[in-house]
RNA sequence: CGAGCUGGCCGGGCGGCCGCGUCGACGAUCCCCGGAUCGUCGCCGAGGAAAGUCCGGACUCCGCAGGGCAGGGUGGUUGUCAACGGCAACCCGGGGUGACCCGCGGGACAGUGCCACAGAGAACAGACCGCCUCCGACGCGAGUCGGCGGUAAGGGUGAAACGGUGGUGUAAGAGACCACCAGCACCCCGGGUGACCGGGGUGGCUCGGUAAACCCCACCCGGAGCAAGACCAAGAGGGCCCUCCGGGGCCUGCGCAGGCGUUCGAGGGCGGCCCGUCCGAGCCUGCGGGUAGGUCGCACGAGCCCGUCGGUGACGGCGGGCCUAGAUGGAUGGUCGCCGGGCGGCGGGCCGCGAGGCGCGUCGCUCACAGGAUCCGGCUUACAGGCCAGCUCGUCCC
Numbered sequence: 001c002g003a004g005c006u007g008g009c010c011g012g013g014c015g016g017c018c019g020c021g022u023c024g025a026c027g028a029u030c031c032c033c034g035g036a037u038c039g040u041c042g043c044c045g046a047g048g049a050a051a052g053u054c055c056g057g058a059c060u061c062c063g064c065a066g067g068g069c070a071g072g073g074u075g076g077u078u079g080u081c082a083a084c085g086g087c088a089a090c091c092c093g094g095g096g097u098g099a100c101c102c103g104c105g106g107g108a109c110a111g112u113g114c115c116a117c118a119g120a121g122a123a124c125a126g127a128c129c130g131c132c133u134c135c136g137a138c139g140c141g142a143g144u145c146g147g148c149g150g151u152a153a154g155g156g157u158g159a160a161a162c163g164g165u166g167g168u169g170u171a172a173g174a175g176a177c178c179a180c181c182a183g184c185a186c187c188c189c190g191g192g193u194g195a196c197c198g199g200g201g202u203g204g205c206u207c208g209g210u211a212a213a214c215c216c217c218a219c220c221c222g223g224a225g226c227a228a229g230a231c232c233a234a235g236a237g238g239g240c241c242c243u244c245c246g247g248g249g250c251c252u253g254c255g256c257a258g259g260c261g262u263u264c265g266a267g268g269g270c271g272g273c274c275c276g277u278c279c280g281a282g283c284c285u286g287c288g289g290g291u292a293g294g295u296c297g298c299a300c301g302a303g304c305c306c307g308u309c310g311g312u313g314a315c316g317g318c319g320g321g322c323c324u325a326g327a328u329g330g331a332u333g334g335u336c337g338c339c340g341g342g343c344g345g346c347g348g349g350c351c352g353c354g355a356g357g358c359g360c361g362u363c364g365c366u367c368a369c370a371g372g373a374u375c376c377g378g379c380u381u382a383c384a385g386g387c388c389a390g391c392u393c394g395u396c397c398c
Base pairs, nucleotide, nucleotide: 001394002393003392004391005390006389007388008387009386010385012339013338014337015336016335017334018333020045021044023042024041025040026039027038028037029036030035047369051380052379054378055377056376057375058374059225060224061223062222066275067274068273069272071221072220073219074218075217076090077089078088079087080086091105092103093102094101095100106216107215111214112213113210114209115208128155129154130151131150132149134147135146136145137144138143163181164180165179166178167177168176182206184203185202186201187200188199189198190197191196229296230295231294232293237252238251239250240249241248242247254288255287256286257285258284259283260282267279268278269277270276303322304321305320306319307318308317309316310315340367341366342365343364344363345362346361347360349358350357351356
C1' cells in the first nucleotide's frame, strides 16, 4: 500500500422567519358551583430498526384443581437472564492459506420407507469382463472354442460396492491366517464442572447412507388479549315518592312472539377430545327500538447514564446521578442561507532516500432505510455514507 475477518458507534450540523402537541405557571373574558376560550412564558416532544408480528414475558380477565389421549415447541455441554427457539463460552463435525465462518448437533442395533440412472449386484447383495482345476474338440506348435465346478484379490459401473496397505498361503484366490493402521465392543489410567480429549490393553474380524423422511427418546407447554379490563353517564318502558300540575327526585330497566328449563338441571366453565369436576335460574331463536359519549388503564420501568469491583465472556454486585411523547380524525412541519459527507474531472503545492503520504483550489452529480399507540427482552428484514479498535494474508521500500 492492497485484499479480507471480527466487534462497536454515528447516520447530517448551525442560524433566521413562520407554524404544531401534552403538561406547568401567570393573566384576561364568559359562566349557576364546576368548567370553557384566549394570550404570554417555560420544561419536554420518534427509531436503530419505530417495520415484520416470528419467539419470550410483564400486566388484565376467565378458570377450585385433576387424569388421559391427541397437538405443539426445543434437541451437544456449561453458564447467563424474569423468560426465550435469545445471548456468552466451550466440545464435536464441516469450510477456508489464515484471521474466522457455518450447524433443525439425541437415536439407523424398536419398526416402516427411500437411494433415480448406470451396474452382475445398493444391505446380509452380487458374477458383466476376468483368474484357476478338470473334461471334450481343433491345431506341428504357441494357442483357440465349449462344458461342469471353484473364486471375488484384479478391471469396469456408480455419489456410494459388505474395511485399508503389505505379506503368508492357494489350483487360482479370500481376514483363511499374520503384521501395522482405521473402525466397533469391553476394561483400565490421566485431564476437564461437563459435552469430550489423550494414553494403554483384550477381542470377534468389520454388521452402508438417509430422521430439515415417517418414527423412537429426553425435556418443556392453561386460554384470550389494551379493540385486555375497570368506572361514570345516557337510554325508550315501568314502579314509588313529592308537586305550585309546569315538573322534580329515587329505584328498576329494552319491547313483542315462540322454544327449552328451574335440582329428574336448560345453558355454561376447565385449550381440541374423553373422563372427571365445578357454576347455575335462566338460556336460545325471530322481528322491532335506544345508546355507541366520557374518565381511568397511559408510562417510575426486569428503566437509562457515569464510576468502580468480580468474571475469558454474556452478565452480575456496589456507589452516585437523571425522569426523556402519551396523542385519539390522531402533534414536531414549511421556507431561506451557510457549512458538511460521497463519487468523478481539471489544476497545482508540500513532506519523504524510497515505497508512498498530506493539503489546497475549482467544476459537475448526489446525500440512505424510514415514523409511535400498553410496555419490555430478543430474532429477522431494509439501510447512501462516515468513524474507531483489534486481527489475518499478499506485495513493495529501507
Predicted 3D model of a 398-nucleotide RNA (Bacterial RNase P class A) from Pseudonocardia hydrocarbonoxydans. Lineage of the source: Bacteria > Bacillati > Pseudonocardiales > Pseudonocardiaceae > Pseudonocardia. Its Rfam family is "Bacterial RNase P class A". About the family: Ribonuclease P (RNase P) is a ubiquitous endoribonuclease, found in archaea, bacteria and eukarya as well as chloroplasts and mitochondria. The sequence was found by an Rfam model in a public genome assembly.